[in-house]
The prediction has a mean pLDDT of 82. This is a predicted structure of a 73-nucleotide RNA (transfer RNA) from a Bacillota bacterium. The organism belongs to Bacillota, within Bacteria. The sequence was found in a public genome assembly. Rfam family: tRNA. By type it is a transfer RNA.

RNA sequence: GGGGCGUUAGCUCAGUGGAUAGAGUCGCAGACUUCGAAUCUGUCGGUCGGGGGUUCGAGUCCCUCACGCCUCA
Numbered sequence: 001g002g003g004g005c006g007u008u009a010g011c012u013c014a015g016u017g018g019a020u021a022g023a024g025u026c027g028c029a030g031a032c033u034u035c036g037a038a039u040c041u042g043u044c045g046g047u048c049g050g051g052g053g054u055u056c057g058a059g060u061c062c063c064u065c066a067c068g069c070c071u072c073a
Base pairs, nucleotide, nucleotide: 001072002071003070004069005068006067007066010025011024012023013022018056027043028042029041030040031039049065050064051063052062053061
């Protein structure tokens, strides 16, 4: 330098172009318990990596940049 994959909640990850972007876990509160652990319930938490474009509508499609990983030379 060429090609490919990835970037979404603190962490691990889902998410057919169309409802208010979800789950698990962590944290917090409650129930249970003599007290804890475990379990159960509730709750908090998001610029969807940055910018631009297409579209009535973009996390999703296109371009570009950044970062990480793999691969070819």